[in-house]
Context: one part of a larger RNA
Molecule: small-subunit ribosomal RNA, central domain
Organism: uncultured Pseudomonadota bacterium
RNA sequence: CUGGGCGUAAAGGGUACGUAGGCGGUUAUAUAAGUUGGAUGUGAAAUCCCCGGGCUUAACCUGGGAACUGCAUUCAAAACUGUAUGGCUAGAGUGUAUAGGAGGUUAGCGGAAUUCCAGGUGUAGCAGUGAAAUGCGUAGAUAUCUGGAGGAACAUCAGUGGCGAAGGCGGCUAACUGGUAUAACACUGACGCUGAGGUACGAAAGCGUGGGUAGCGAACGGGAUUAGAUACCCCGGUAGUCCACGCCCUAAACGAUGAGAACUAGCUGUUGGUUGAGUAAAUUCAGUCAGUGGCGAAGCAAACGCGUUAAGUUCUCCGCCUGGGGGGUACGGCCGCAAGGUUGAAACUC
Numbered sequence: 001c002u003g004g005g006c007g008u009a010a011a012g013g014g015u016a017c018g019u020a021g022g023c024g025g026u027u028a029u030a031u032a033a034g035u036u037g038g039a040u041g042u043g044a045a046a047u048c049c050c051c052g053g054g055c056u057u058a059a060c061c062u063g064g065g066a067a068c069u070g071c072a073u074u075c076a077a078a079a080c081u082g083u084a085u086g087g088c089u090a091g092a093g094u095g096u097a098u099a100g101g102a103g104g105u106u107a108g109c110g111g112a113a114u115u116c117c118a119g120g121u122g123u124a125g126c127a128g129u130g131a132a133a134u135g136c137g138u139a140g141a142u143a144u145c146u147g148g149a150g151g152a153a154c155a156u157c158a159g160u161g162g163c164g165a166a167g168g169c170g171g172c173u174a175a176c177u178g179g180u181a182u183a184a185c186a187c188u189g190a191c192g193c194u195g196a197g198g199u200a201c202g203a204a205a206g207c208g209u210g211g212g213u214a215g216c217g218a219a220c221g222g223g224a225u226u227a228g229a230u231a232c233c234c235c236g237g238u239a240g241u242c243c244a245c246g247c248c249c250u251a252a253a254c255g256a257u258g259a260g261a262a263c264u265a266g267c268u269g270u271u272g273g274u275u276g277a278g279u280a281a282a283u284u285c286a287g288u289c290a291g292u293g294g295c296g297a298a299g300c301a302a303a304c305g306c307g308u309u310a311a312g313u314u315c316u317c318c319g320c321c322u323g324g325g326g327g328g329u330a331c332g333g334c335c336g337c338a339a340g341g342u343u344g345a346a347a348c349u350c
Stems, first nucleotide, its partner, number of pairs: 004321003007304002012318001014201004021194003025088007033081002035077008049065006091191001092188004096183004103177007110154001115149007125136002162169002206247006215241002220236004258317006266295012299306002323350003332343004
C1' cells in the first nucleotide's frame, strides 16, 4: 500500500487561467517498452518450512528436500496500456443565424430627497426621549414659498428574477468590450480533463500621494441612564465613506458542499431560447435545450437532511484532515511603506 475521511463532528485552496506532471473518445495496421507464458543461467552457506537422524527429552546439533516469491538472457503471445502511422466523429472547437442579461470600462445626462446659502411670508418655539437634558431659536429658528450651490445614492419597476470564475453588479444614454444560451447545417478532427509551482483577479477595513466632502459616521466632546457606564439612548463630530493613481490580499471570501465526465423515478413553479398544435390575432396547450427554486422514488446519511443543480452509483486530477489547549503563537524564510499577510513548530499540560 491493500483498506479512512473532508455540508454541520478535524478537513474543499477566496476565484480563475495555466506550466510540469497525472489521466484521456473511436477504428485499423505495425511494434513489443509495460504486461503474460515457457526455457536456461543465477539467486553462497546458515536461517525459515517439510521429511528424517543424534544428545534419556527439549532447547541445541545434523542429513535430505522444498523454498529463496528476485535478477539476467532467450523464445513466444498480442487482449489491455504505451509508442508509430493512417482513418472516424459521439468529446472539444470554429463558422452562420437568432436571443436575453444590474457582466466589465469610459464619458455624458436626469429626477426625487437630505444639507447649506440668498430672498419672501410669518412668530415662539423647534429638535429629541422611556422620561429628560445637552443642542438650535427673538441677532427671527422650526414651518412654508422662490431661487441657487454641492456631494452621495439611484424609490417604484424588483421577482428563492437576470449576469459574472469568484469578489461582486441596479437611474438613463452613447462608445468600447468579455462571456453565455438556442436552432439547423457546414467545417477542423481528440485539438480534451485536471493542475504541484506560477500568474491574474479578489468585499469591507486599512495604507501612500493628490483631490472631494451633502448625508452618515470609528475616535473624540457634551447630555442622559447607572452603584459605576470608558456602553446601549440623545446632541454634536474628525478620520473614513466618494474620485484618480499606487499598495494591502484578508472574510461566516458560505451552498460552511473543489473542478470535469457518465449513469440513476417523478411532480410542480419560474427565466431565456426553440419546435409543434391551436387561433383572424391572442390567451393557451404539448415537446425539447440551457439556467434557477420547491417537493419527493431508489439510494445515501450518526442524525439533521441530500436526492438528475446529489451529500446517490462510478471514473480522472488537485487541495486538505489525523485529540483539546499551548497556537494560527514562537523562530526562520518570503511578501508589505506600515498595519500585517503567508509558510508554520516545540516544550509543557488535560